A computed fold for a 79-nucleotide RNA from a Desulfuromonadales bacterium, annotated as c-di-GMP-I riboswitch aptamer.
The coordinates come from a structure-prediction model, not an experiment, and the mean pLDDT is 85.
The model forms 85% of the base pairs in the Rfam consensus.
[in-house]
RNA sequence: AAAAGAAAAAGCCAAACCUGUUGUAAAGCAGGCACGGAAAACCUUGGAUCCGCUGAAAACGGAUAGCCGGGCUGCCUUA
Numbered sequence: 001a002a003a004a005g006a007a008a009a010a011g012c013c014a015a016a017c018c019u020g021u022u023g024u025a026a027a028g029c030a031g032g033c034a035c036g037g038a039a040a041a042c043c044u045u046g047g048a049u050c051c052g053c054u055g056a057a058a059a060c061g062g063a064u065a066g067c068c069g070g071g072c073u074g075c076c077u078u079a
Base pairs, nucleotide, nucleotide: 003078004077005076012037013036017032018031019030020029021028022027035066042071043070044069046068047067048064049063050062051061052060
């Protein structure tokens, strides 16, 4: 360097829920909390799911990157 993640360590992030707030909604943001995470950093909406619209669909508009995938960088350790 590559590869791997059994045990550990230092930091980092922060689900559900609660409170406030924005939005028709999915959901976002802030605070509390701690389920988890080696990429739960960053970029990507390709697939998937969800919301709006519709009688229903399609189309269109939107949401999720902590659903899967792709790109790119990267902490610790070397059982």